[in-house]
Record summary:
The prediction has a mean pLDDT of 87. A computed fold for a 483-nucleotide part of an RNA from an uncultured prokaryote, annotated as small-subunit ribosomal RNA, 5' domain. Rfam family: Bacterial small subunit ribosomal RNA.
Context: one part of a larger RNA
């Protein structure tokens, strides 16, 4: 010094912090949606009209639920640290790259077409789900036209865009080059232990060509050459996320990498790609595996290292809380919706800081306790008594800022005013030396103490109790770890 634990004790507040172990398994709820100003269709309800066997049925209008197509977002935010000794990280450079939304700018937004969900119909299945036929829309899909610029070329030439909506003022769409921010790649240097690991390597090292990628490159492939690394420690084994920082120290250094921040890698285990500006994608897909669950045995469903919570492990670590009020994020023109990010509240002396548990006076130095040489000493102004005060807490009332106009979860909180009453609030460790603090009794190498030296065998300041004393104090000790 601590993310601590354990023992005894425990009044209040502020601010922090809280599974270090099993990257063990998870019941339940919530954690990513949104847009009707892209599109078709449109339930309930309501209004009105008609019919009625009085049960109800139908038409028109309004209304907009649930679902669907489509767009954007789900690659952020949140989690834990398994793997990784690596261009992973840190730092400083580099050139062969990409970039949705955003910013400023140039030009354009023309003409057509064919489908398909939803819906209807008929089927299959226990379910999950799924098949046939028919209808339909779009900012979904396709074609044609045009092309500033760009690519390529010996010349002719070839290929290549767009989307509309509406409340008529906006929001969009396409091409092009630029910016900002973000990302991919390469290199120098730095980055734990073991030599009781000394040799390692065949896409290996380089070249040519080709493919591939946003891009360089053995990144892949064909051919050619035989290289490349290594005691300046290769390879192998072990351990480990890295950093800003944190702790310690006069510093140099040592140790460490909780919380907060940056980067990386991971998402039941292993592999794979799809979509996309961006993923090889925690709450997407496919395959395999282990495990759990459902099943009509044919087949299906799942992944808390999100927030709570459960079991288990452990010395040990919290609520199945409130709110989107603020900050921020996604969608939307907006209203708004979503947000276990976040802001708050709850629990825990886990830590730091602050405060309180009273103040003054009070000698017959009371009683009691303890000691005593029996005279007395000490506890001790301590108590009582008297005179005061009221922090915190308690009771009553008022009551914020946080919110630029509205909107406050926190919260009737903080704070302010009033009231009662010393009232509700002290313990823990130690007293042989180191080390601050001494006597009596008990015990008798017993019981026990102990960090080291060492105490205890009949006068123990060292064991146990008591009185007294010392230290710290809502804490005090012990254990563990680091300097």
């Nucleotide at each position: 010094a601590c993310g601590a634990a354990c023992g005894c004790u425990g009044g209040c507040g502020g601010c922090a912090u809280g599974c270090u172990u099993a990257a063990c398994a998870c019941a339940u709820g919530c954690a990513a949606g949104u847009c009707g100003a892209g599109c078709g269709a449109g339930a309930a309800g309501c209004u009105u009209c008609c019919c009625u066997u009085c049960g109800g049925g139908g038409g028109a209008g309004u209304g907009g639920a649930g679902a669907g197509c489509g767009g954007c977002g789900g690659a952020c935010g949140g989690g834990g640290g398994a793997g990784u000794a690596a261009c992973g990280c840190g730092u400083g450079g580099g050139a062969a790259c990409c970039u949705g939304c955003c910013c400023a700018a140039u030009g354009g937004u023309a003409c057509g077409g064919a489908a398909u969900a939803a819906c209807c119909u008929c089927g299959g299945g226990a379910a999950a789900c799924u098949g046939u036929g028919g209808c339909u829309a779009a900012u979904a899909c396709c074609g044609u036209a045009u092309a500033c610029g760009g690519c390529a070329u010996u010349u002719g030439g070839g290929g290549g865009a767009a989307a509309g909506a509406u409340u008529u003022a906006u929001c969009g769409c396409c091409c092009u080059g630029g910016g900002a921010g973000g990302g991919g790649c390469c290199c120098g240097c730095g980055u734990c232990g073991g030599a009781u690991u000394a040799g390692c390597u065949u896409g290996u090292u380089g070249g040519u060509g080709u493919g591939g990628u946003a891009a360089c490159g053995g990144c892949g492939c064909a051919c050619c050459a035989a290289g490349g690394c290594g005691a300046c420690g290769a390879u192998c084994c072990g351990u480990a996320g890295c950093u800003g920082g944190u702790c310690u120290g006069a510093g140099a250094g040592g140790a460490u990498g909780a919380u907060c921040a940056g980067c990386c890698a991971c998402a039941c285990u292993g592999g794979g790609a799809c979509u996309g500006a961006g993923a090889c994608a925690c709450g997407g897909c496919c395959c395999a595996g282990a495990c759990u669950c459902c099943u009509a045995c044919g087949g299906g469903a799942g992944g808390c290292a999100g927030c709570a919570g459960u079991g288990g492990g452990g010395a040990a670590u919290a609520u199945u809380g409130g709110a989107c009020a603020a900050u921020g994020g996604g969608g939307g023109c907006a209203a708004c919706c979503c947000u276990g990010a976040u802001c708050c509240a709850g629990c825990a002396a886990u830590g730091c800081c602050g405060c309180g548990u009273g103040a003054g006076u009070g000698a017959a130095g009371a009683a009691g306790g303890c000691c005593u040489u029996c005279g007395g000493g000490u506890u001790g102004u301590a108590a009582a008594g008297c005179u005061c005060u009221u922090u915190c807490g308690c009771c009553c009332g008022c009551g914020a800022a946080g919110a630029u106009g509205a909107u406050g979860a926190c919260g009737g909180u903080a704070g302010c005013g009033g009231g009662a009453g010393a009232a509700g609030a002290a313990g823990c460790c130690c007293c042989g030396g180191c080390u601050a603090a001494c006597u009596c009794c008990g015990u008798g190498c017993c019981a026990g103490c102990a960090g080291c030296c060492g105490c205890g065998g009949u006068a123990a300041u060292a064991c146990g109790g008591a009185g007294g004393g010392g230290g710290c104090a809502a804490g005090c000790g012990u254990u563990g770890u680091u300097c």

The RNAcentral record of the full RNA draws on ENA.